[in-house]
Context: one part of a larger RNA
């Protein structure tokens, strides 16, 4: 100077309380643990690992394991000998890969040799082998917390300190006022992007066709400007007026010095080790999908506010040519067979669905709830046994709202609805990452619990 206190003051956050709807119980999913395996590939582990890398594990991926090959090598570049065009085609073997064996065959030229392939030998390639405790990038967290620093002066013998304390006052070291301090930087706001109002230009493919919705550009608009009150005649705060919006209007992007030898050699870079006929490289199978069990995140429920039938409504982000499919027939269906449009504000996914009318059921393990299983079919793919997803018919378990305990949310939020989307051949998506519909309840309050902030004050601690 700092950390640190079951010391003190003041001050914030969904930090408690108030609420609301959940999780902890049941069933299935996914993640880890442990266990087991020939191997279950690696990492990630308090908050800040655990639907995490991974926005797609039947093959591929794949890094694991078995087994069968190859050794200049799947890839790069060069050097040298000596051949051949490459490419193609067959034949044996074999699960392929691979081995082997056959037939076909150059091009440019200045004639020196080049171009292309495989051979053979040399330099070298190759390593998801190790070391995040050698490191770069990059990223989590504290924290969108309000801090953290300089020059200069001035105090101090020095570390150091003032400046940053003080009194107000803000989301904010935000702004006033003071004051041995005066300035100044990163960091707070602001400048960017959406969103609400309006005007103004342009519309094509939108539409009820001059408008008006929209779309995409430009631009008005809030700035405590104003009125009144407090407060120091200040920052400011409180009320109120106009206004689409009022005090940071709401929501993102944006993360200061620095912490934690944080995570990450498996995205990629890269020092150092290490392997080199194997820790490289290629296949074929099999594994990551295993299951007494334990944890964490989710999904559906345990029902009448509700299941189920018919019928009528209403949206918005998106994404589509090896693609999205209109509408047509078959088909109970899932989907099939023609096929028209669209390279897309034009055509398609694409009918949201919770709503609403009306019907039923009548409180039961049920017309709740769908696990689990059999039968029979579709799709995708060389290939659904191990291990994919849909239909349809049968089967119908658990479960009557969950113990300590414990998670999220302050408004268009929380619940609840259901739609697209990346990844993808096809999917274990209930997962993420977006969009909209319907739309609450409750906040006296800082005593308490966890975390932060100033200032002070106590230390056998640095």
């Nucleotide at each position: 100077u700092g950390a640190c206190g079951g010391g003190g003051g003041c001050c914030c956050g969904c930090a408690c309380a108030a609420g609301c709807a959940g999780c902890g119980g049941a069933g299935c999913g996914u993640g880890u643990g442990g266990u087991u395996c020939a191997a279950u590939u690696c990492g990630a582990u308090g908050c800040a690992a655990c639907g995490c890398g991974a926005a797609g594990a039947a093959c591929c991926u794949u890094a694991c394991c078995u087994g069968g090959a190859c050794u200049u090598g799947a890839c790069a570049u060069g050097c040298a000998g000596g051949g051949g065009a490459c490419c193609g085609u067959g034949g044996c073997u074999g699960a392929a890969a691979g081995g082997u064996c056959a037939c076909u065959u150059c091009c440019c030229u200045u004639c020196g040799g080049g171009g292309c392939c495989g051979c053979u030998g040399c330099a070298c390639a190759g390593a998801u082998g190790c070391u995040g405790c050698a490191c770069g990038g990059c990223u989590g967290u504290c924290g969108u917390c309000a801090g953290c620093u300089c020059g200069u002066g001035c105090c101090g013998u020095g570390a150091g300190g003032u400046g940053u304390u003080g009194g107000g006052u803000u989301a904010a070291g935000u702004c006033c006022c003071g004051c041995a301090a005066c300035g100044a930087g990163c960091g707070c706001a602001a400048c960017c992007c959406c969103u609400g109002u309006c005007g103004c230009u342009a519309g094509u493919u939108g539409u009820a066709u001059u408008u008006c919705u929209c779309u995409a550009g430009c631009g008005a608009g809030a700035c405590u400007g104003c009125u009144g009150u407090g407060a120091a005649c200040a920052a400011c705060g409180c009320a109120g007026a106009g206004g689409a919006a009022g005090g940071c209007g709401g929501g993102g992007a944006c993360g200061a010095c620095g912490u934690c030898a944080a995570g990450u050699c498996a995205g990629c870079g890269u020092g150092g080790c290490u392997c080199u006929u194997a820790c490289g490289c290629c296949c074929a199978g099999g594994g990551c999908g295993a299951c007494a069990c334990a944890c964490a995140c989710g999904c559906u429920a345990c029902a009448a506010u509700g299941g189920c039938c018919a019928g009528c409504a209403c949206a918005a982000c998106g994404g589509g040519u090896u693609g999205c499919c209109a509408c047509g027939u078959c088909g109970c269906g899932a989907g099939a067979c023609g096929g028209c449009g669209c390279u897309a504000a034009u055509c398609c996914c694409u009918u949201a669905a919770a709503g609403c009318u009306g019907g039923u059921c009548u409180c039961a393990g049920u017309u709740c709830g769908g696990a689990u299983u059999g039968c029979a079919g579709g799709c995708u793919g060389a290939a659904a046994u191990u291990c994919g997803c849909c239909u349809g018919c049968a089967u119908g378990a658990a479960g009557c709202c969950g113990g300590a305990g414990u998670u999220g949310c302050u408004a268009g939020u929380a619940a609840a609805c259901g739609c697209a989307g990346g990844u993808c051949a096809g999917c274990c998506a209930u997962a993420c990452u977006g969009c909209g519909u319907u739309g609450a309840a409750u906040a006296c309050g800082u005593u308490c619990u966890c975390g932060g902030g100033c200032c002070u004050u106590g230390u056998a601690c640095a």

RNAcentral holds the full RNA, with entries from ENA. Predicted 3D model of a 462-nucleotide part of an RNA (small-subunit ribosomal RNA, 3' major domain) from an uncultured prokaryote. Rfam family: Bacterial small subunit ribosomal RNA. Its mean pLDDT, the model's own confidence on a scale to 100, is 85.